[in-house]
A computed fold for a 162-nucleotide RNA from a Candidatus Fermentithermobacillaceae bacterium, annotated as glmS glucosamine-6-phosphate activated ribozyme aptamer. It matches the Rfam family "glmS glucosamine-6-phosphate activated ribozyme aptamer". It is annotated as a riboswitch. For this family Rfam cites "Backbone and nucleobase contacts to glucosamine-6-phosphate in the glmS ribozyme" (Jansen et al., Nat Struct Mol Biol, 2006). The sequence was found by an Rfam model in a public genome assembly.

RNA sequence: AUAGGGUAAAAAGCGCCUGGACUUGCCGGGCCGGGUACGGCGGCAAGUUGACGAGGUUGGGGUUAAUCGAAAGAUUCGGCGGGUGCCCCACGGCCGGCCACGGCCGUAAGAGCGCCACAAAACCUCCGGGUGACCAGAGAACAAAUGGCGGCGGGUGGCCCG
Numbered sequence: 001a002u003a004g005g006g007u008a009a010a011a012a013g014c015g016c017c018u019g020g021a022c023u024u025g026c027c028g029g030g031c032c033g034g035g036u037a038c039g040g041c042g043g044c045a046a047g048u049u050g051a052c053g054a055g056g057u058u059g060g061g062g063u064u065a066a067u068c069g070a071a072a073g074a075u076u077c078g079g080c081g082g083g084u085g086c087c088c089c090a091c092g093g094c095c096g097g098c099c100a101c102g103g104c105c106g107u108a109a110g111a112g113c114g115c116c117a118c119a120a121a122a123c124c125u126c127c128g129g130g131u132g133a134c135c136a137g138a139g140a141a142c143a144a145a146u147g148g149c150g151g152c153g154g155g156u157g158g159c160c161c162g
Base pairs, nucleotide, nucleotide: 014081015080016079017078019077020049021048022047023046024045025044026043027042030041031040032039033038052069053068054067058090059089060088061087062086063085091106092105093104094103095102096160097159098158099157100156101155112152113151114149115148116147124139125138126137128135129134
C1' cells in the first nucleotide's frame, strides 16, 4: 500500500422486542371435524409487524404519560430504553441607560392576539423484491404548532439621559 474479516460510531418522534397480532415450513401414534385432501386448535422452527411527518438542545442538577398536527376508527395494541419537554439554580438577552426586584425568553434570546406560509405517511396510479405476512422506489394532494410579518402588543422603585 492492497485485499478480506471483526468491533465501534453514524439515530433522538429516536432505537429496541421476552407479550399480542400476522406469515411460512414441519408435526396425521398432539386434539377436534372429516373418507382423503384440507380446515380449526395446539406444539416446534424461522420470520413479519410493532408512530406518519413538522418542530425542538446556553451550562449543571432533578424528573418522566415531553410539543404539534396527519392518517386510521381494527394493533399508530402492549412494553423497555433514551430524549432537544418541564421544574430548580447559575449565566446570558429583552422590557430607553445603570442598579435592585419582577416578567418573558435562550444567542434569530416578547408571552398573548391577528394575518401569512410550510410535511410525510395513509389513499390513488405506476413499478421492484419476497412462497408469504410484508418491505422498498417514483408521481400527484392535504395540517397544526414552531416560524415569518415595516400588524397589535412591554414592568416597578431609585438615579440618569432625552